[in-house]
C1' cells in the first nucleotide's frame, strides 16, 4: 500500500420563522357556566428508534379454572459449565467442519429398542455379494465353453462391508505383521464437566437417515389491555332449526372436579331487536383517526462537471491544493410495560488482529 | 392492535402427515363429427411449486427467516 477477519459508538449539528400533542403556572378590565371547573391568551417544561418492524421467544400485569393429575399430546426444547426473574438468550469452554491466518459455521442426546426408507444407476444397498475381470482344472471344431478358488483391480453410486505398506499365495484375501482408524474395558492421569491423554483386549463384528415416526431426558393449566373493571344509555329473555352417558370450564387432549342441563330443554347456529358515549386500566412521550412537523440561512459528509495554481508525463492524461456551483444524506416511525432474537439500514468514526507486496 | 389460516399450470384444486415421475377438472390450440354453430369424442399445449437459506445423496412435501393475500375478535 492491497486485501481481509471482528468488536463496539453513532445514525446529521445548528439558528430563524411558522405549527401539533400532553403537563404545569398566571398577576388577564376576556368568554362560557349556578358552581366545580373549560376555552382563549401570556409564559415554562417535556415530547420516537436501534430497531418503535416481524409477533419468533420469555416475563411482568389482567380475567377464567384450580383437589388437582397425566411415562398425554399430531407441543416446545436437547454437548458441558456459569449468568438471568426468565428464555429457544447471553458469556465461556468441548467436540466435529471450513480457512495459508485472523477467524468463521454447527437442531450437537439415542441408529447394538423398535417400525421403516435408501429414487435412478449397478452383479449386489444391508443376515451381503460377484457383471467385466485374475488365478486352478476338464472339454475343444482353438471364436470359446464348464467346474472350482478370489475379492486385489475395473465399471455403478450420494454411499459398496476399514486405509496405506510389508510379507505370502496358483492368484488373492486382516490370511499375517507395521502403522492410522474403529469397538470394547469395574484400567492409569489430568479436568467441576463434555472431554483430553496414555494402556490393554478384539482382526473388525457396528453403512446413512431421527430437521420422518419413534426412544430417552427436561420443561409447560389456558387466553390476552378489543385482557379486565366501573358509569351511562338501550332492551327481551322475540322468532326459527338442531339438540341429550349432553354442554361450558378448557380456543390442544383424557381423567378427575366445579357449574348447568335431560323436553316447561342447557347450549349451538341462523334471523330479528337495542346500545356503540364517557372514565380507569395508561406511564416524566402517550392518543383512540391517532402529536412529535413545514419552510430558510450556515456547517458536515458524500457524489458531479467547470475554473485557477503545482507537481509528474510515455503528451493521450494522472495525482495534490484554492475557489465558486449543482445534486444527494439511509432504514424507518411508539400505541399496557420490559428482557432477548430476527429482519431492514446511506454513511461516519474508535479499538484489535490476520495475510501478502514495498521500502528503512 | 391482537389471533388464526393459505400461496401448486390463465383460472378452481389434489398431491405435503411414509421426500425420489408434478397431476386432475376447466380454459386455450389442432383434428373429428355437423350445412353451419353448441354439445360430444380424439391428441396438444401450459408450472421460479410465492423468496432466500438450512437438514439430507435427493426438498412442493422437514425445519427457520422474509413476502403478499384472506378470514376472526367490542
Nucleotide at each position: 500500500g492491497c486485501g481481509g477477519a471482528c468488536g463496539g459508538c453513532c445514525g446529521g449539528a445548528u439558528g430563524g420563522u411558522c405549527g401539533c400533542g400532553c403537563c404545569c403556572c398566571g398577576u388577564g378590565u376576556c368568554c362560557g357556566g349556578a358552581g366545580a371547573c373549560g376555552g382563549c391568551c401570556g409564559g415554562g417544561g417535556c415530547g420516537a428508534g436501534g430497531a418503535a418492524a416481524g409477533u419468533c421467544c420469555g416475563g411482568g400485569c389482567u380475567c377464567c379454572a384450580c383437589g388437582g393429575a397425566g411415562a398425554c399430546a399430531c407441543g416446545g426444547u436437547g454437548c458441558c459449565g456459569g449468568g438471568u426473574a426468565a428464555c429457544g438468550c447471553c458469556c465461556g469452554g468441548c467436540g466435529g467442519g471450513g480457512g495459508c491466518a485472523a477467524c468463521c459455521c454447527c437442531a450437537g442426546g439415542g441408529a447394538a429398542a423398535g417400525c421403516g426408507c435408501c429414487a435412478c444407476a449397478g452383479a449386489g444397498a444391508a443376515c451381503a455379494g460377484u457383471c467385466c475381470g485374475c488365478c486352478g482344472g476338464g472339454c475343444g471344431u482353438c471364436g470359446g465353453u464348464c467346474c472350482g478358488g478370489c475379492a486385489a483391480g475395473g465399471g455403478u453410486g450420494a454411499a459398496a462391508c476399514g486405509g496405506u505398506g510389508g510379507g505370502g499365495u496358483a492368484a488373492g484375501a486382516g490370511c499375517c505383521c507395521a502403522c492410522c482408524g474403529c469397538g470394547c474395558c469395574u484400567c492409569c492421569g489430568c479436568g467441576u464437566g463434555a472431554g483430553c491423554g496414555g494402556g490393554g483386549c478384539g482382526g473388525c463384528a457396528c453403512g446413512g437417515c431421527a430437521a420422518a415416526c419413534c426412544c430417552c431426558g427436561u420443561c409447560c393449566g389456558g387466553a390476552g389491555c378489543a385482557a379486565g373493571g366501573c358509569c351511562a344509555c338501550a332492551u327481551a329473555g322475540g322468532g326459527g332449526a338442531g339438540g341429550a352417558u349432553g354442554c361450558g370450564g378448557u380456543g390442544g387432549c383424557u381423567c378427575g372436579c366445579c357449574g348447568c342441563g335431560c323436553u316447561c330443554g342447557a347450549c349451538u347456529c341462523c334471523c330479528g331487536g337495542g346500545u356503540a358515549g364517557g372514565c380507569c386500566g395508561c406511564u416524566c412521550a402517550g392518543a383512540u383517526c391517532g402529536a412529535u412537523g413545514g419552510c430558510c440561512g450556515u456547517c458536515c459528509u458524500c457524489u458531479c462537471g467547470g475554473u485557477c495554481c503545482c507537481u509528474c508525463u510515455c503528451c493521450g492524461g494522472a495525482g495534490g491544493g484554492g475557489u465558486g456551483g449543482g445534486g444527494a444524506g439511509a432504514c424507518a416511525g411508539a400505541a399496557c410495560c420490559c428482557g432477548g432474537c430476527u429482519u431492514a439500514u446511506a454513511g461516519u468514526c474508535c479499538a484489535c488482529c490476520c495475510g501478502c507486496c514495498u521500502c528503512c | 392492535c391482537g389471533g388464526g389460516g393459505c400461496g401448486u399450470a390463465g383460472c378452481u384444486c389434489a398431491g405435503c402427515c411414509a421426500g425420489g415421475u408434478a397431476g386432475a377438472g376447466u380454459g386455450c390450440c389442432g383434428g373429428c363429427u355437423u350445412u353451419g354453430g353448441g354439445a360430444g369424442c380424439c391428441g396438444g399445449u401450459g408450472g421460479u411449486c410465492g423468496c432466500c437459506g438450512g437438514u439430507u445423496c435427493g426438498a412442493a412435501u422437514c425445519c427457520g427467516g422474509c413476502c403478499g393475500c384472506c378470514c376472526c375478535g367490542a

Overview:
This is a predicted complex of two RNAs, RNase P RNA and transfer RNA, with 434 nucleotides together. Its mean pLDDT, the model's own confidence on a scale to 100, is 76.